[in-house]
RNA sequence: GGCUUCGUGGCUUAGCUGGUUAAAGCGCCUGUCUAGUAAACAGGAGAUCCUGGUUCGAAUCCCGGCGAGGCCU
Numbered sequence: 001g002g003c004u005u006c007g008u009g010g011c012u013u014a015g016c017u018g019g020u021u022a023a024a025g026c027g028c029c030u031g032u033c034u035a036g037u038a039a040a041c042a043g044g045a046g047a048u049c050c051u052g053g054u055u056c057g058a059a060u061c062c063c064g065g066c067g068a069g070g071c072c073u
Stems, first nucleotide, its partner, number of pairs: 001072007010026004019056001028044005049065002052062002
């Protein structure tokens, strides 16, 4: 340099042949409980890599960029 796969809460993933509120586990915070901690139960905060385009509507499709992995040279 070329080809290819991927980028979603703090972490791991789902959601993708466009359409209702972006979901789950672990973690974090608060409360109940306890002598106290843990566990359990109840509640809560927190995310679509960036920009542009298509569309009535984009996490999803398209262009460009950034980053990560793999292959080739």